[in-house]
The prediction has a mean pLDDT of 80. Transfer RNA from a Pirellulales bacterium, 76 nucleotides, folded computationally. Rfam family: tRNA. Its family is annotated with triplet codon-amino acid adaptor activity in the Gene Ontology. It was read from a public genome assembly.
RNA sequence: GAGCCCGUAGCUCAGUUGGUAGAGCAACGGACUUUUAAUCCGUAGGUCCCGUGUUCGAGUCACGGCGGGCUCACCA
Numbered sequence: 001g002a003g004c005c006c007g008u009a010g011c012u013c014a015g016u017u018g019g020u021a022g023a024g025c026a027a028c029g030g031a032c033u034u035u036u037a038a039u040c041c042g043u044a045g046g047u048c049c050c051g052u053g054u055u056c057g058a059g060u061c062a063c064g065g066c067g068g069g070c071u072c073a074c075c076a
Stems, first nucleotide, its partner, number of pairs: 001072007010025004019056001027043005049065005
């Protein structure tokens, strides 16, 4: 330098045909009794990496950028 893949909650990840965002774990509150804790119930938590475009409507599509990973090439 080129190609491919990935970026969504604190962490790990879903998200169908474009129809307005979820789970588990963690955190917090409560119940309970088996009490360094477990179980059950509930609550909170999001610029969906950034920008632009298309569209009535974008996490999803297009273009550009940023970051990460893999492969190839180049240099030594």